The prediction has a mean pLDDT of 81. A computed fold for an 85-nucleotide RNA from a soil metagenome, annotated as c-di-GMP-I riboswitch aptamer.

RNA sequence: GAUACAGGCAAAGCCAUCGAAAGAUGGCGGCGCAAAGCUAAAGGGUCUAACGCCGAAACCAUGGCCAUGACUGCCAGCUGCCGAA
Numbered sequence: 001g002a003u004a005c006a007g008g009c010a011a012a013g014c015c016a017u018c019g020a021a022a023g024a025u026g027g028c029g030g031c032g033c034a035a036a037g038c039u040a041a042a043g044g045g046u047c048u049a050a051c052g053c054c055g056a057a058a059c060c061a062u063g064g065c066c067a068u069g070a071c072u073g074c075c076a077g078c079u080g081c082c083g084a085a
Base pairs, nucleotide, nucleotide: 001082008033009032013028014027015026016025017024018023031073037078038077039076043075044074045071046070047069052065053064054063
């Protein structure tokens, strides 16, 4: 970072599976991406709240805190293809 070359990835949604959830995997799909490649123990940020803790209630029902869980297509760190201006 181009009316380039060779290509790559794959949003939302739908189906199936896993999970407490966030979300992930596979298939279809294609919103878009010059890193939409890798990294969650480089560093921030966001999401969920199972386990645990606190409180309340004592028929029913519910609240708060917390990541060791999740997101890199939130910022970011690291690495890389091509070669016009």
The model forms 90% of the base pairs in the Rfam consensus.